[in-house]
RNA sequence: GGGCCGAUAGAUCAGCGGUAGAUCGCGGGUCUUGCACACCCGAGGCCGCGGGUUCAAAUCCCGCUCGGUCCACCA
Repeated sequence: GGGCCGAUAGAUCAGCGGUAGAUCGCGGGUCUUGCACACCCGAGGCCGCGGGUUCAAAUCCCGCUCGGUCCACCA
């Protein structure tokens, strides 16, 4: 330098055009003498950044940043 993959809640990951979910974690409740478990409820992200297309973009297109991986170069 080139190809491919990835960036979404505190963590790990879904969602692939119609205003975002799961599990764990966190807070509250029930239960218990108390804790844990179990069950119920809740808070928490506008989707890496900037543009474009569209009535509508996490999702499609372009550029950039960061991470992973493979290749090339290293006179």
Transfer RNA from a Candidatus Hermodarchaeaceae archaeon, 75 nucleotides, folded computationally.
It matches the Rfam family "tRNA".
The RNAcentral record of the sequence draws on ENA.
The organism belongs to Candidatus Hermodarchaeaceae, within Archaea.